Background: This is a predicted structure of a 542-nucleotide part of an RNA (large-subunit ribosomal RNA, domain I) from a termite gut metagenome.

[in-house]
Context: one part of a larger RNA
C1' cells in the first nucleotide's frame, strides 16, 4: 500500500409524520372608502428586540347576551394584580382611533414643514385645545354627488409580435397579448324593418346536437357557420308624433282679445290580419284582474345566519414503561364521521344522530301607509301622424365562418341623397311574383360567466429537493442605481422528568461518572441514520 471482517466517525437518503398547500363541491358573500380605505409610518406592555393585538382612552374602554373559575396573548420565569359583587375568554352593538396615505387649508424628498378663520382656556398677549378652510359636477342658495382601493368575471375605444404556413408578402397567431375607460353582482342582449319556404315558427341568453357538415381559403397552412332538433330559463313593456288643453316668448293686427312663432308643460297614444288621431254611437265600477320591472315607517309574522346548550354506553385479568392491544364478561345506538388520550378506544375526554336556543345585529320572504295607469266596444275610412341629412347610391376602411368575391346583411370616415301606408324594408348580385317584416327613439328578471373573501365538505392530489416561491417571524434574508429577482430552513421525549451533585481541565468548551427515563448510540448539532468519504482493530497477501 491493497482485500475482507468487526467497530465507529461524518453525512442525511430513506422510511414514518403533519401543522401547510393544491383541486374541486354546496352554501353564503359579492364590494370597502371625505363618517377618511386599501396599504404603510410611529407609538403603545412592570421589565419588551420581534410577531400579534390596539391608538395619547393606546395586548385595551363601555353596553347587551353566552359561559364558568380561573386569568393578566405567541412565551418561559420573576414581581404585581384581576376574578363567584362572576374575570379571563366567546357574540353583538358603541366609544377612542396619533401621522402618512384619494389626502382634500398651502408646501413638501409619504408618514414632515407652514399658515388663516371662528369659538374656549387667559385680564390680555404668547402658546395650547376644538372646529372649518382643496378641486370638479349639480344647484338661485342651503346644500348634495364624485375622486381612491379591490382577485378574477363584463361591456366598449386602441390593440402587436414570436409562431404556423416547414422560407415568405395575403393568410395565421388573434381582435390573442398588453393598454385605456367603465359598469355590476353579474355584465351585455333582448321584444322582429327576423327566421322560414307554400308547411310553419314567433325577444334575449346558455347548453346539447345538426358539423368539422355548408362554404371560405396563396382553395396552403388554416378558419369555420346557419336552417333545423332537443333541453335550461321564460316576460314584457314605455316614448315621439297627429289632435286636445295650458304657461311663458317673439312677430303682427282692428289690442279685456284674435291669428301665428318659439320652449315648455298637462292628457292623448304606441301598432303591420296595420294601429292612432279625427266623427258618431256605447261604457262610469274603480269591484275582480292586470301593470307602474314595484312598496315608506314597522319593538308586525315566519325563515334563516351571527354566541352557546343537552346528548346514550365498560369492566376485569394479562403483557407492556404505558392498553385504546390479547383473554373473559358486558352495554348504547336516529350518535360505529373525525380528532385525541403513554401502542390500535362506539361505550375515557372533545365531538358526531338528534333536539333545543337570542336583549341585540344582519339577511331574505309576506303583510303593510300613500298612491297612479291600463281594462283592448261597435261603425266610418274624407282628412292629419306613425322617428331626415335618416333609408339607399358612389369612394375608402372594418364586421359577418364568408379574404371583393356573383357577395347579399350590418357599421361608417368622405361625397351625395329618398319615399311617407296607393309607403318602405327583406327573402345571399338582380328582375317579377310571392311570402315575411315596419328602420332611422327607450326600458326590460330569469337561464350564463367569475371567486379576493366567510362557513361546511369531499379527494385512485402531495408528503418537506415534493406541495403554494413562502409547513419554520417569506415576499422575509439576500442581490441590483432601479424596474425587478428572490432562498436555505420542519420532527428528543408520553411527560422536560432537559442531566442535581462529583472528577479531569484555564474553563459559562468538552469528556468522564452520578441521575431521570421504556430508551440518552432520545442529551438539545436530539426519531430512522442508506451511500460516498475517513479512521481504529484483526486477519491474509505484496
Nucleotide at each position: 500500500g491493497g482485500c475482507a471482517g468487526a467497530c465507529g466517525g461524518u453525512g442525511g437518503a430513506u422510511g414514518c409524520c403533519u401543522u401547510g398547500g393544491c383541486u374541486c363541491u354546496c352554501g353564503g358573500a359579492g364590494g370597502c372608502g371625505a363618517c377618511g380605505a386599501a396599504g404603510g409610518a410611529c407609538g403603545u406592555g412592570a421589565u419588551a428586540a420581534g410577531c400579534u393585538g390596539c391608538g395619547a382612552a393606546a395586548a385595551g374602554c363601555c353596553g347587551c347576551g353566552g359561559g364558568u373559575a380561573g386569568g393578566u396573548g405567541c412565551a418561559a420565569a420573576u414581581a404585581a394584580c384581576c376574578c363567584u359583587u362572576g374575570a379571563u375568554c366567546c357574540g353583538c352593538g358603541g366609544a377612542u382611533a396619533u401621522c402618512c396615505g384619494a389626502a382634500u387649508g398651502g408646501g413638501g424628498c409619504a408618514a414632515c414643514c407652514c399658515g388663516g378663520c371662528u369659538g374656549g382656556u387667559u385680564g390680555a398677549a404668547g402658546g395650547c385645545c376644538a372646529g372649518c378652510c382643496a378641486u370638479u359636477c349639480c344647484g338661485c342658495a342651503a346644500g348634495g354627488a364624485a375622486g381612491g382601493c379591490g382577485a378574477a368575471c363584463g361591456u366598449g375605444g386602441g390593440g402587436a409580435a414570436c409562431u404556423g404556413a416547414a422560407a415568405c408578402a395575403u393568410c395565421u397567431a388573434a381582435g390573442u397579448a398588453c393598454c385605456c375607460a367603465u359598469a355590476g353582482g353579474a355584465g351585455a342582449a333582448g321584444a322582429a324593418a327576423a327566421c322560414a319556404a307554400a308547411a310553419g315558427u314567433g325577444a334575449u341568453u346558455g347548453c346539447g346536437c345538426a358539423a368539422g357538415u355548408a362554404g371560405u381559403g396563396g382553395c396552403g397552412a388554416g378558419c369555420g357557420a346557419a336552417c333545423g332538433c332537443g333541453c335550461a330559463u321564460u316576460a314584457g313593456c314605455c316614448c315621439a308624433a297627429a289632435c286636445c288643453c295650458g304657461u311663458a316668448u317673439u312677430g303682427u293686427c282692428g289690442u279685456a282679445g284674435g291669428c301665428a312663432u318659439u320652449a315648455c308643460g298637462g292628457g292623448g297614444g304606441u301598432u303591420g290580419u296595420a294601429g292612432g288621431a279625427c266623427u258618431a254611437c256605447g261604457c262610469c265600477g274603480g269591484u275582480u284582474a292586470g301593470g307602474c320591472a314595484u312598496g315608506a315607517a314597522g319593538a308586525g309574522a315566519a325563515g334563516g345566519g351571527a354566541a352557546a346548550u343537552a346528548g346514550a354506553a365498560c369492566g376485569u385479568u394479562u403483557u407492556g414503561g404505558a392498553a385504546a392491544g390479547a383473554a373473559c364478561g358486558g352495554c348504547c345506538a336516529u350518535a360505529g364521521c373525525g380528532g385525541g388520550u403513554g401502542a390500535c378506544a362506539g361505550c375515557c375526554c372533545c365531538u358526531u344522530a338528534u333536539a333545543u336556543g337570542a336583549c341585540u345585529c344582519c339577511c331574505u320572504u309576506c303583510c303593510g301607509a300613500a298612491g297612479c295607469c291600463u281594462c283592448a266596444g261597435u261603425a266610418g275610412u274624407a282628412u292629419c301622424c306613425u322617428g331626415a341629412g335618416u333609408a339607399g347610391c358612389g369612394c375608402g376602411g372594418g364586421a359577418c365562418a364568408c379574404g371583393a368575391g356573383a357577395a347579399a346583411u350590418c357599421c361608417u370616415g368622405u361625397g351625395u341623397g329618398a319615399a311617407u301606408c296607393u309607403g318602405c324594408g327583406g327573402g345571399g348580385c338582380c328582375c317579377a311574383u310571392c311570402c315575411c317584416g315596419u328602420a332611422a327613439g327607450g326600458c326590460u328578471a330569469a337561464a350564463u360567466a367569475c371567486u379576493c373573501c366567510c362557513g361546511a365538505g369531499a379527494g385512485a392530489c402531495c408528503g418537506a429537493u415534493a406541495g403554494u416561491g413562502a409547513a419554520c417571524c417569506a415576499g422575509u434574508a439576500c442581490c441590483g442605481u432601479g424596474a425587478g429577482g428572490g432562498a436555505a430552513a420542519g420532527g428528543u421525549g408520553a411527560a422536560a422528568a432537559g442531566a442535581a451533585c462529583c472528577u479531569u481541565a484555564a474553563g459559562u468548551a468538552a469528556a468522564g461518572g452520578a441521575g431521570u427515563g421504556a430508551a440518552a448510540u432520545a442529551g438539545a448539532c436530539c426519531c430512522u441514520g442508506a451511500a460516498c468519504c475517513c479512521g481504529u482493530c484483526u486477519g491474509c497477501c505484496u

Record summary:
The coordinates come from a structure-prediction model, not an experiment, and the mean pLDDT is 82.